[in-house]
Context: one part of a larger RNA
């Protein structure tokens, strides 16, 4: 020169786009951030209707039926392994990249086979009775189901034994045949058409796991580590190979092509500089991995060894009737404290996606959008044209006069972006669902009509009157583009480097003037 998640000091008119704790993975008050399904189920505490009794002020109270929308709690299904956040660990198959699984799983989804017969026994809830300050929590009576069992069927599903073909690098794997055992299901809605769920199983897709080559920081003032350490054989364990785990055997792996320690640090796409080869970085946005107070451990589940899940143990912080509970912002916003420094305790689910539901829908601090910051990028503006008595004022000189300031004002004509008031005013919105048509043929597609906007009376448009509202910084010896007066006198001070400054300083302070940028312009720090 260029750049930065930047800060700082001076200064500020506007808009658009993005980015905004890099420091204490420091502690955290409030609130919100994961629901939902009544078309699974007993039901009925709220809340509305409706019915009924009773009182009466004759339209209001009270009490009653789950009978109907509806629905707190409860059982049951999915979903809470995404989405959101951070980077403490980690020098490793963790990332990348390329391969293999003849050693693996894979909920919803989509194609496809086949099925769904028959019983049974709780249990939570509701009820009745305790306990305990709380958190909870005992114990009897009694119930449902898509909960849970048990019997029957059943397959190319699983075990065990058998054979026949084809193939492979080996174990083996594919097709095929037989005998023999093992495991299934659920049912609700219905306009009675039909829908949506259910077992088993066979392929796909996504999505995961697991081996393996190669790349992947710094120190040799770190030279020898290793004993489940390398292999093996048997067994357990896993979805599956595997010292992954035990038992026995056998002495072996790794190491100067840097093993083992010790130090840093997530990795990648990418960003930054460079002519490039390198050099530095890993902010925001994608992918991958870790990780949730701090350590461990397992449950449930297709899928966690689980951020707003569970039990153990440690520090912390709260209650407490002292017997004993509760608590985890490194989601979103917010508080303290750290620190040169980094934001709203904001609106909406109107559109993207996500979770549940047949569906209306509901829930969604993901998103989407607003607020605050000149952090950064880009843009626009702050006037244009005439004006020479080269006017007055300041400065400056060789001083009755010159220069400069400087077409600048001033005056005269013109525009109105911007700001101001006023008016009008979007696009995102297509769809679900409902009506109706029409097509294939009784549900799916296709038309046409309705409906839905948080920003946001917002962007943008028009009209009105007027230059009206709107420039600074920083320098000026030489690198380096810009000079001159006064003060000051090695003092005050300046300074990136050379250096300046001791009485004529273009280096310090002030003025005038120029000169470089320009809503910014130095300073400081980092990278190259």
């Nucleotide at each position: 020169g260029g750049a930065u998640g930047a800060a700082c000091g001076c200064u500020a008119g506007c808009g658009g786009c993005a980015g905004g704790c890099c420091u204490a993975a420091c502690a955290c008050a409030u609130g919100c951030a994961a629901g939902u399904c009544g078309a699974g189920g007993g039901g009925u505490a709220a809340c509305a209707g409706a019915g009924g009794u009773a009182g009466c002020u004759u339209g209001c109270u009270a009490c009653u039926u789950g009978c109907u929308g509806a629905c707190g709690a409860c059982c049951g299904g999915c979903g809470c392994a995404c989405g959101g956040g951070u980077g403490c660990g980690c020098a490793c198959c963790g990332c990348g990249u390329a391969u293999g699984g003849a050693a693996c799983c894979u909920a919803c989804c989509u194609u496809u086979u086949a099925c769904a017969g028959g019983g049974g026994a709780a249990u939570a809830g509701c009820c009745c009775a305790g306990g305990g300050a709380a958190a909870c929590u005992u114990g009897g009576a009694u119930u449902a189901a898509u909960g849970c069992c048990c019997c029957g069927u059943g397959g190319u599903a699983c075990u065990a034994u058998u054979a026949u073909g084809u193939g492979g690098c080996a174990u083996c794997a594919c097709a095929u045949u037989a005998u023999a055992g093992u495991u299934a299901a659920a049912g609700c809605c219905u306009u009675c058409g039909g829908g949506c769920g259910g077992u088993a199983g066979a392929a796909g897709a996504u999505g995961g796991c697991c081996a393996u080559g190669c790349g992947u920081c710094c120190c040799a003032u770190u030279a020898g580590u290793u004993u489940g350490u390398u292999g093996g054989u048997a067994a357990g364990g896993u979805a599956a190979c595997g010292g992954c785990u035990u038992a026995c055997c056998a002495a072996g792996a790794c190491u100067a092509c840097g093993a083992u320690g010790g130090g840093u640090a997530g990795g990648g796409g990418c960003c930054c500089u460079g002519a490039g080869a390198g050099g530095g970085g890993g902010a925001u946005c994608c992918c991958c991995c870790a990780c949730a107070c701090u350590g461990g451990u397992a449950c449930u589940g297709a899928g966690a060894c689980a951020c707003g899940g569970a039990c153990c143990a440690g520090a912390c912080u709260c209650c407490u009737a002292c017997g004993g509970g509760a608590g985890g912002c490194a989601g979103c916003a917010g508080u303290g404290a750290g620190g040169a420094a980094u934001a709203u305790u904001g609106g909406a689910c109107a559109a993207u996606g996500g979770g549940c539901g047949c569906a209306a829908g509901c829930c969604u601090g993901a998103u989407c959008c607003a607020g605050c910051c000149a952090u950064g990028c880009c843009g626009c503006g702050u006037g244009c044209a005439g004006g020479a008595a080269g006017a007055c004022u300041g400065c400056c000189c060789u001083a009755u006069g010159g220069g400069u300031u400087g077409u600048a004002a001033a005056c005269u004509g013109c525009u109105u972006u911007u700001a101001u008031a006023c008016a009008g005013g979007a696009a995102g919105a297509a769809a679900c669902a409902c009506u109706c048509g029409g097509a294939c043929g009784u549900g799916u597609c296709c038309g046409a009509g309705c409906u839905u906007g948080a920003c946001g009376g917002u962007a943008c448009u028009g009209u009105a009157a007027g230059a009206a509202u709107a420039a600074g910084g920083a320098u000026c010896g030489g690198c380096u583009a810009a000079c001159u007066c006064c003060g000051u006198g090695c003092c005050a001070g300046c300074a990136g480097c050379c250096g300046c400054g001791g009485u004529a300083a273009u280096a310090c302070g002030g003025a005038g003037g120029a000169u470089c940028c320009a809503a910014g312009c130095g300073u400081u720090a980092u990278c190259c």